A computed fold for an 86-nucleotide RNA from a Bacillota bacterium, annotated as c-di-GMP-I riboswitch aptamer.
RNA sequence: CUCGCGAAAGGGUAAACCCGUCGAAAGGCGGGGGCGCAAAGCCACGGGUCUAAAACCCAGGGGGUCAUGACCGCCGGGCUGCCGAA
Repeated sequence: CUCGCGAAAGGGUAAACCCGUCGAAAGGCGGGGGCGCAAAGCCACGGGUCUAAAACCCAGGGGGUCAUGACCGCCGGGCUGCCGAA
C1' cells in the first nucleotide's frame, strides 16, 4: 500500500406513521419522525414483487388481462466509497 474481516472513532442515512405536493395507482419529492442499515451509496442488467391509466375482452353503475409505470430498505449482478483494532 492492497485484500479480507468488522472492534473503536468520526460520522452518514432514514422504516412505520403524520403534514404538504406530484401521480389514475403503485409510488416519488419536501418537512417532521427513527425501525433499522458497514454499502439501506448509485445503476432497472437478470429474477422477483406492486400498480393497471391507456388498450383489449366480458357484459353493462361493473369485472378481467397486461407494463410502456414503480420498488435498489426483495435477491443477484455491475460501479464507487469513510475508518483502520484483533
The model forms 95% of the base pairs in the Rfam consensus. The sequence was found by an Rfam model in a public genome assembly. It matches the Rfam family "c-di-GMP-I riboswitch aptamer". Rfam's curators write: GEMM was predicted in a large-scale screen for bacterial structured RNA regulatory elements. Genes associated with GEMM are involved in a diverse array of functions, including chemotaxis regulation, signal transduction, secretion and chitin. Taxonomically the source falls in Bacillota (Bacteria, Bacillati).